Lysine riboswitch aptamer from Dorea phocaeensis, 171 nucleotides, folded computationally. The coordinates come from a structure-prediction model, not an experiment, and the mean pLDDT is 75. The model forms 100% of the base pairs in the Rfam consensus.

[in-house]
Order: sequence, then structure tokens, then C1' cells
RNA sequence: GGACUUGAUAGAGGUGCGAAUUUCAUCAGUAUUCAGGGAGCGAGAGUUUGGAAGACUGUUUUCUGAAGAAAGGGGAAUUUGCCGAAGAGAUGAAAUGAUUCCAAGUUUGAUCUCUGGGACGUGGGCAGAAGAUGUCACGGACUGUCACAGCAGUGGAGCGCUAUCAGAAUA
Repeated sequence: GGACUUGAUAGAGGUGCGAAUUUCAUCAGUAUUCAGGGAGCGAGAGUUUGGAAGACUGUUUUCUGAAGAAAGGGGAAUUUGCCGAAGAGAUGAAAUGAUUCCAAGUUUGAUCUCUGGGACGUGGGCAGAAGAUGUCACGGACUGUCACAGCAGUGGAGCGCUAUCAGAAUA
């Protein structure tokens, strides 16, 4: 001096990614409660998202009137953690799961796979009260990065890229 390679630290992409709190609209004049009327059931009905068992109770539905939510999701503001930030899928474990059991559902880890990023489009799928929104698939552009190239493009992926420091082969 130092290609290549190893480790550490610090950064960049931008409508960047998450979390929490407050507030606003929606959810919705819905669920539900009370009063009154009609109809049905009592070998029935309800108490749970489903099934079985058990226990309790009269109960289901509709109309009128009065009262009347919440959760999830969304907008805004503030605070905060960050740049595989984070998200999705699959497998499996644990906890919870109305009186019991089995599931559904919910929460928390683990392993593997995919995605650089945001936006837009689709009489697409799923979720959702929803024409909000989220997510997946597909599509063409945009954008950041590296390589090849040479003035216009092609290709790759974040276990990437840039900078610094340390180690190290060795011309």
C1' cells in the first nucleotide's frame, strides 16, 4: 500500500415502516333495555360462534313508543421505536377459550419461504357495516441501490448498498 475476504460502528431510499395516547366522524338510531299490542311454541324455545352433556328459566318472532351503546377498521394531532424497518403464507408449540368436554376464535414464542420501496389500475380474491380501509394476486410505470454498459438501456436483490475503523492473504 492493500484487490478479495471477515467483523464492528454509523448512515441513505421517502406520501418510508411500526407502536402508543388524545380527539373526530362512521359503526347506528344498529345491538340492547323498558312499556304496550299481535302471532307461534310448551315432547317446544332460550341462556354461546358450533356440537354433546348438565343446570336454570317460560320463551321466540313482529309492530308502536321511550331510552340508547361498544369493539374492530378510518381521518387528524402529539409522542416514540426504527430502515427486514415491516408485511404475508405454511408448519408446529404454549396459554386462554362462559358449568364440563371437543372445536372455532384470540394472544405469545419457534422454524421455513417470499417481498428493495411507495403510489396507481382491476365490475379480481379474502376480511369488513361500508362506495372507507387493509391484505393477496396480476399489470404497466416511477423511485433508491449495485453491476454491465455508453448517453439510451439491460439485469440482480436488503444475508443488499455507502462511509469509517479493525483484522487479514499478498502483488